[in-house]
RNA sequence: GGGGAUGUAGCUCAGUUGGUAGAGUACGGCAAUCGCACUGCCGGGGUCGUGGGUUCGACUCCCAUCAUCUCCA
Numbered sequence: 001g002g003g004g005a006u007g008u009a010g011c012u013c014a015g016u017u018g019g020u021a022g023a024g025u026a027c028g029g030c031a032a033u034c035g036c037a038c039u040g041c042c043g044g045g046g047u048c049g050u051g052g053g054u055u056c057g058a059c060u061c062c063c064a065u066c067a068u069c070u071c072c073a
Stems, first nucleotide, its partner, number of pairs: 001072007010025004019056001027043005049065005
């Protein structure tokens, strides 16, 4: 220098042909217990790496760019 993969909640990851963003865990509250843990219920938390474009509408399609990993030279 060139090719490929990944980037979504604090963490681990889903998101099926473009139509209002989810799960587990963690965190907070309540119930239960003498109390803690376990368990059950409820809740907060994400401008989907960044910037543009297409579209009535983009995590999803297109372009550029950044970070990590990897292959070639």